[in-house]
RNA sequence: GGCCGAGUGGUGAAAUUGGUAGACACGCGGCACUCAAAAUGCCGUGCCUUCGGGCGUGUCGGUUCGAGUCCGACCUCGGCCA
Numbered sequence: 001g002g003c004c005g006a007g008u009g010g011u012g013a014a015a016u017u018g019g020u021a022g023a024c025a026c027g028c029g030g031c032a033c034u035c036a037a038a039a040u041g042c043c044g045u046g047c048c049u050u051c052g053g054g055c056g057u058g059u060c061g062g063u064u065c066g067a068g069u070c071c072g073a074c075c076u077c078g079g080c081c082a
Stems, first nucleotide, its partner, number of pairs: 001081007010026003019065001027045006046055003058074005
């Protein structure tokens, strides 16, 4: 340099054919229980917010009523070839 694959919250991950992004689990926070803790149970947990809502799937654009998904360029990582 060429070709192929991957990139989603704090972590592992899910999302049929383009149709409510993050199911489920872990972790974390609060509460209950306990003399106290562990275990267990319940509630909450992407970011911002004037609490009405807005934004968010590597980055920037495009197509579409609608994009994690399709198209183009680029960035990072991995594999193969030279």
This is a predicted structure of an 82-nucleotide RNA (transfer RNA) from a Chromatiales bacterium. Its Rfam family is "tRNA". It is annotated as a transfer RNA. Rfam links the family to the GO term triplet codon-amino acid adaptor activity. Model confidence (mean pLDDT): 81 of 100.